[in-house]
């Protein structure tokens, strides 16, 4: 010197699930006690980096604004599609792993410091 890393600003991308326990509701089956289905309301719990709320459309495992949060930007697994996927395991859920050297999919500057990284040049 150039390259990575952190950091810093400025600008963009995405995501926000599950639900066994508790009390209600309505429906059904029953003599009753309860059993089951679905709603709903609290708090609680599960993995994680995050798993708010709130409001309109629409009725379709849906869009679309706001807002709070947390992560990501091409050396891109953040997120999306496949997918109401396949195994396994859990109350139950991308919870694990496949899927995937599958497709997509959002940048630009900038000062010190760091280095099993590179050139150069001097000793």
């Nucleotide at each position: 010197g150039u390259c990575a890393a952190c950091c810093u600003c400025u600008c963009g991308g995405g995501g926000c699930g599950c639900u066994a326990c508790u009390g209600u509701u309505u429906u059904g089956c029953g003599a009753a006690a309860g059993c089951a289905a679905a709603g709903u309301a609290g708090a609680a719990g599960c993995u994680g980096a995050g798993a708010u709320a709130g409001c309109a459309c629409a009725u379709g495992u849906g869009u679309g604004c706001u807002u709070g949060u947390c992560c990501c930007g091409c050396u891109g697994a953040a997120c999306u599609u496949g997918a109401a996927c396949u195994g396994g395991g859990u109350a139950a859920u991308a919870c694990c792993a496949g899927c995937g050297u599958a497709a997509g999919g959002a940048a630009g500057a900038g000062a010190a410091u760091u280095g099993u990284a590179u050139c150069u040049a001097c000793a």

TPP riboswitch aptamer (THI element) from Sulfurovum sp. 16-42-52, 123 nucleotides, folded computationally. Its mean pLDDT, the model's own confidence on a scale to 100, is 75. Taxonomically the source falls in Sulfurovum (Bacteria, Campylobacterota, Campylobacterales, Sulfurovaceae).